[in-house]
Molecule: c-di-GMP-I riboswitch aptamer
Organism: Clostridiaceae bacterium
RNA sequence: GCAUGAUAAGGGCAUACUUACCGAAAGGUAAGGACGCAAAGCUAUGGGUCUACGAGAGGGAUUUCCCUCUUAUGAUCGCCAGGUUGCCAAG
Numbered sequence: 001g002c003a004u005g006a007u008a009a010g011g012g013c014a015u016a017c018u019u020a021c022c023g024a025a026a027g028g029u030a031a032g033g034a035c036g037c038a039a040a041g042c043u044a045u046g047g048g049u050c051u052a053c054g055a056g057a058g059g060g061a062u063u064u065c066c067c068u069c070u071u072a073u074g075a076u077c078g079c080c081a082g083g084u085u086g087c088c089a090a091g
Stems, first nucleotide, its partner, number of pairs: 004089002012037002017032006035078001041084003045081003048076003054071007
């Protein structure tokens, strides 16, 4: 240095849930809280998944309202993978 990750050491992050705010929603941010995580650091690059404001199609109702379907430009990195950075060290 690379690989690897233990009944090691110092630590780190923060699920669900609650409150407040943002958002059409999915979801996000902050505080509390810990299920867990050796990258549960960063990155939306590939795949998967979630949502459907808007747009398109159809139906109903009638004066432009309701419902269904399709669709990310939205979201998810604590879904998987890629890229990238990193603490310590038994063997």